A computed fold for a 1449-nucleotide RNA from a metagenome, annotated as small-subunit ribosomal RNA.
RNAcentral holds the sequence, with entries from SILVA.
[in-house]
RNA sequence: AGAGUUUGAUCCUGGCUCAGAAUAAACGCUGGCGGCAUGCCUAACACAUGCAAGUCGAACGGAUAUUUUAGCUUGCUAAAAUAUUAGUGGCAAACGGGUGAGUAACACGUGGGAAUCUACCCAAUAGUAAGGAAUAACUUUCAGAAAUGAAAGCUAAUACCAUAUACGCUCUACGGAGGAAAGAUUUAUCGCUAUUGGAUGAGCCCGCGCUAGAUUAGGUAGUUGGUAGGGUAAUGGCCUACCAAGCCUACGAUCUAUAGCUGGUCUGAGAGGAUGAUCAGCCACACUGGAACUGAGACACGGUCCAGACUCCUACGGGAGGCAGCAGUGAGGAAUAUUGGACAAUGGGCGCAAGCCUGAUCCAGCAAUGCCGCGUGAGUGAAGAAGGCCUUAGGGUUGUAAAGCUCUUUCAGUAGGGAAGAUAAUGACGGUACCUACAGAAGAAGCCCCGGCUAACUCCGUGCCAGCAGCCGCGGUAAUACGGAGGGGGCUAGCGUUAUUCGGAUUUACUGGGCGUAAAGAGCGCGUAGGCGGUUUAUUAAGUUGGAAGUGAAAGCCCCGAGCUUAACUUGGGAAUUGCUUUCAAAACUGAUAGGCUAGAGUAUGGGAGGGGAUAGUAGAAUUCCUAGUGUAGAGGUGAAAUUCUUAGAUAUUAGGAGGAAUACCGGUGGCGAAGGUGACUAUCUGGACCAAUACUGACGCUGAGGUGCGAAAGCGUGGGGAGCAAACAGGAUUAGAUACCCUGGUAGUCCACGCCCUAAACGAUGAGUGCUAGAUAUCAGGUUUUCUUGGUGUCGUAGCUAACGCGUUAAGCACUCCGCCUGGGGAGUACGGUCGCAAGAUUAAAACUUAAAGGAAUUGACGGGGGCCCGCACAAGCGGUGGAGUACGCGGUUUAAUUCGAAGUUACGCGAAGAACCUUACCAACCCUUGACAUGGAGGUCAUCGGGCGUAGAGAUAUGCCCUUCAGUUCGGCUGGACCUCACACAGGUGUUGCAUGGCUGUCGUCAGCUCGUGUCGUGAGAUGUUGGGUUAAGUCCCGCAACGAGCGCAACCCUCAUCCUUAUUUGCCAGCGAGUAAUGUCGGGAACUAUAAGGAAACUGCCAGCGAUAAGCUGGAGGAAGGUGGGGAUGACGUCAAGUCAUCAUGGCCCUUACGGGAUGGGCUACACGCGUACUACAAUGGCACUUACAGCGGGAAGCAAUGGGGCGACUCGGAGCAAAUCCCAAAAAAGUGUCUCAGUUCGGAUUGCACUCUGCAACUCGAGUGCAUGAAGUAGGAAUCGCUAGUAAUCGCGGAUCAGCAUGCCGCGGUGAAUACGUUCCCGGGCCUUGUACACACUGCCCGUCACGCCAUGGGAGUUGGUUAUACUUGAAGUAGGCAAGCUAACCGCAAGGAGGCAGCUUACCACGGUAAGAUUAAUGACUGGGGUGAAGUCGUAACAAGGUA
Repeated sequence: AGAGUUUGAUCCUGGCUCAGAAUAAACGCUGGCGGCAUGCCUAACACAUGCAAGUCGAACGGAUAUUUUAGCUUGCUAAAAUAUUAGUGGCAAACGGGUGAGUAACACGUGGGAAUCUACCCAAUAGUAAGGAAUAACUUUCAGAAAUGAAAGCUAAUACCAUAUACGCUCUACGGAGGAAAGAUUUAUCGCUAUUGGAUGAGCCCGCGCUAGAUUAGGUAGUUGGUAGGGUAAUGGCCUACCAAGCCUACGAUCUAUAGCUGGUCUGAGAGGAUGAUCAGCCACACUGGAACUGAGACACGGUCCAGACUCCUACGGGAGGCAGCAGUGAGGAAUAUUGGACAAUGGGCGCAAGCCUGAUCCAGCAAUGCCGCGUGAGUGAAGAAGGCCUUAGGGUUGUAAAGCUCUUUCAGUAGGGAAGAUAAUGACGGUACCUACAGAAGAAGCCCCGGCUAACUCCGUGCCAGCAGCCGCGGUAAUACGGAGGGGGCUAGCGUUAUUCGGAUUUACUGGGCGUAAAGAGCGCGUAGGCGGUUUAUUAAGUUGGAAGUGAAAGCCCCGAGCUUAACUUGGGAAUUGCUUUCAAAACUGAUAGGCUAGAGUAUGGGAGGGGAUAGUAGAAUUCCUAGUGUAGAGGUGAAAUUCUUAGAUAUUAGGAGGAAUACCGGUGGCGAAGGUGACUAUCUGGACCAAUACUGACGCUGAGGUGCGAAAGCGUGGGGAGCAAACAGGAUUAGAUACCCUGGUAGUCCACGCCCUAAACGAUGAGUGCUAGAUAUCAGGUUUUCUUGGUGUCGUAGCUAACGCGUUAAGCACUCCGCCUGGGGAGUACGGUCGCAAGAUUAAAACUUAAAGGAAUUGACGGGGGCCCGCACAAGCGGUGGAGUACGCGGUUUAAUUCGAAGUUACGCGAAGAACCUUACCAACCCUUGACAUGGAGGUCAUCGGGCGUAGAGAUAUGCCCUUCAGUUCGGCUGGACCUCACACAGGUGUUGCAUGGCUGUCGUCAGCUCGUGUCGUGAGAUGUUGGGUUAAGUCCCGCAACGAGCGCAACCCUCAUCCUUAUUUGCCAGCGAGUAAUGUCGGGAACUAUAAGGAAACUGCCAGCGAUAAGCUGGAGGAAGGUGGGGAUGACGUCAAGUCAUCAUGGCCCUUACGGGAUGGGCUACACGCGUACUACAAUGGCACUUACAGCGGGAAGCAAUGGGGCGACUCGGAGCAAAUCCCAAAAAAGUGUCUCAGUUCGGAUUGCACUCUGCAACUCGAGUGCAUGAAGUAGGAAUCGCUAGUAAUCGCGGAUCAGCAUGCCGCGGUGAAUACGUUCCCGGGCCUUGUACACACUGCCCGUCACGCCAUGGGAGUUGGUUAUACUUGAAGUAGGCAAGCUAACCGCAAGGAGGCAGCUUACCACGGUAAGAUUAAUGACUGGGGUGAAGUCGUAACAAGGUA
């Protein structure tokens, strides 16, 4: 410090997620030791048992025990001493310990303040005199189960009471008045009283700080203040009476929810954020609520009283209790310890002290809960052992790891010694820490991860299953992602997971964000509060700056040291504590006060511009309607129609009239207005802006939360008006449907007046204001006159900005001021609540839940029922077909034991298959074989190997028998090679599966003109440029231009072939001239001219001319030429696309079968047949059929072959065989042509089908071959919708040859003969190329995607209500207590001789008040038949709304 994730890729916006640190943690697996810490976060739930606050005999009287003494009655009395202590009394119990329920508060923090108290302690001063009356204990009696209580009697005090005294003290009207004490014990102390001061502690007041919600906006009657009184330690409405009407609040009162606060802790670079366990300070609480008493201090955790709930005891009459003290129990919970030891230390209470008490505390126990430290061994050791795992089978790895050898002993263990903590004694911890000795590598390693982020990889299993997952995402047969294993990585007595916090997140932005299009500028003005504000002088000192002082507890953090062996931990010192307060100083800036200025702002004067607003009136054109005339059959409307109007006279036309609405031309990115908006003309009233030149006021300004006004259209109310247009509605069309688009009608409405509504893509998607920052150009309104200037409205553009697009003096630039708004998508601008509205609705505005994206700009493609340019037998123009018939072939389907398999739009279907009777053959049936039909290796045996012939059984494979023949080498040995048989195992074998694991090959787009690269440049980038543009071409072909310059694969050319010529060659081909010969023929001699053959050359290049064109490229025409603009044809197929095709050509990974999914053989099947499709052949006839006659080809093939002449047969064919391994011989006859005939018919067309008889091939033609002859003579008379091929030697038509092949050709591949028509042209159909445009597509339009309905699940709104909680109001009730009152009861101290009084107590009563009750509310939570929408789910249903002009933008 970043990373992953939206996309085909990119940049941005934006969310989600991860890596870090931390924890009072929990869970899973594992677990050796020690030190130091920590340990109910949940039920402030309920608690058994024990302990946690006592102490003092030096305050007091008694009691008990022991001892001593005395008296003596010898077991009784008295005294003394010692010890113990129930009670009275004193002090403590208000500390210490626990918890965080309540509390949003002067509770806490910080800094101040004045009107206070303070036991014990310290210091000082003064005093401590003299009396009195009771009472507990105790004794007796009584009541009660108990707790406890009643009566009578006795008694003491440092208990209680009055008196005296009073320097100082309190009150005071300044005269005065009032108020103390306690002794103990024995010679010295401890006490007591009053007062003052201190210390400590506590109470009170104030400034500032301190959570969220406005869907909580008003709250408050003791309320705010005053006066008087009361009360308190003390101020104060703290309380009471009276008076006034205040007080708090948008700087957030009140209400609601949540919460103990702080030092600190965690995190963070910091600012911040989160948190408030342990330790420390403060507060609050003690079963719940209320109350006071005592006291220095409490409204009191282990005190009292009352009420309530709960638990326990009970003899039913009554009683007892309060662990949020320490242990412990139950419950709750994911979860948190021992009913331990000791007062030895530190501290606390009491005491003169000894001492006692102390679950405070110190220790121990339990828990890896955390932090820190240590160990589980060290060295050597390669045969790189064994085993495991992987493997390309060689090896690699685990791995110096182990074993082995040599050492060591920390920790743990055993034994011995043994502290400090303790100043004199006292040690729970503890025989602990520590030290020494001994034995032995001995007792001591796990957890998570290994697709990316993120360090670490292979095999097996599984097969969208099981499972994983923090995000992206893995898993559908080759999973580094699941499970196991091996290996590796990380951490280590721990490791992972979960939860939570901060960080990363600049993702709430103070530091440090944004708002044209990503979320976000209010529709627009005016203006209140508030915020901000020109220039100058003086003063001030609030802000500001500097210095000093106080405070900011300790601990913690940080720095430097010290102590435990180290560390954690502990400890000394320092720094820091960014804050607050006081004070001194400064006076620049901001503020304040006072006074000036004129540049901001405004006023006055003079002008011109304008659809600015309001009211009234006027005008012409047009539509419609009415009246009348002319006139006749249609009009209207549409893509085409129909509804509609019209012979009752429409439409058309002429004239007149009525009525309403809107204002053509001018008219313009022109004007005006704040926005909405505003358009005929005239008048009246009226707002604003602008310009010019001067004068005046003197900051009067800007913005603007709330507030208030305006605010298109639609809509609402009342009353008018209504021509045209026109929601709804009706009809006609369209359509699968058409509640739409189109047409004919048509009502609200549109118009006016008044009143509402208050919203719009109210948009420049751009808040208002001020200043600054290049220009160019157009236009409007002024001024000056032109070079100008001021104000508006536009376009382009520099700097700059921006994610980019773009903005650019009219900013989205550079700055300042103020306001509004945003924080992932959906749910949702929705629900509830409030406000407004007549309603419609508007405004304000969530959550649950769901999701990993949603989004912006730009890029490359693809696509469009977008555009432009161009091409192609693409259309058009033509010729001939297919689709109809019959047959053939292929496919589907069906059938079958099997009808083997593959191919599937174009790019499957006369395709693989250049040829299924057996074979082929992969399929089926029955029959056989199992190391196998075939390969390699081992052992044994045989050899007369191999080959041929004849039998038997059988369908054959096979089994078996007979005969003939008999390999090579040789050392002469079955020795070697080779072959065969047998045996066992490795293995063979598979046309089994996966073409979506593959190689190779192929199809298609497409012989289309494209596809890319290097360097440079541009862009943040994907990418662009080049390759676009202007021309041109068949072509990215070439030329020109250009931030490009070059290059590669394609195009073209080079290659083959055909067309012309030349040279050479001359047999088997040729024969002009010469000669010979024949019935005839290059037949022969010969020739080398011609043809031909086949080798080498030539030739064509827009080379020449003219025109066009930019003078280019090139195009058009011409000449010459065999050929002319690529001369015709072929071969040649760029980057890529279709997971295209092929595992059945071949090869090949994985998987599967192994007496079978392998192998052999026989027969059958692939040839089936209601049917559908494709491709062909033959036809339907006269451009023909038939018969006859007769000429001219080319490519080819031939030895298990082609076969002539000749003979036979009607013929297929046959007998026979010359010649020929071919320019020699053969196939071989070419056919169309010509002549004759037929004469339009199911025919002399057509030939299917069928019968009979044959031929050929072959082991064999039944299933199932081809051919021949005779006979038979079907459909078919030109083929619907639709559709195919072809642009010249082409189509059409005619025959010939070849491969395969024993035989089988309408198929395929070739060859030549005859030989056309048409192309205006590119609007349209299809396909393609280039440029451009839009896009929500990128699996790329067979794309994407919306809504209803149906089903499952989830959360939520409404809902007759129901049940709780909280809370305010009114009334009622009124325990205990306090205060006041009363005084019939009772009464020791004082007064009084006494009676009695004062005072006190009980009782009664009044006021206040807790719990409780009643009533009608408010609010919140849960629940509710039914119901509303929302979200999400597998591949459901219906349509197709959006994205392209998305087919109606």
Its mean pLDDT, the model's own confidence on a scale to 100, is 85. It matches the Rfam family "Bacterial small subunit ribosomal RNA".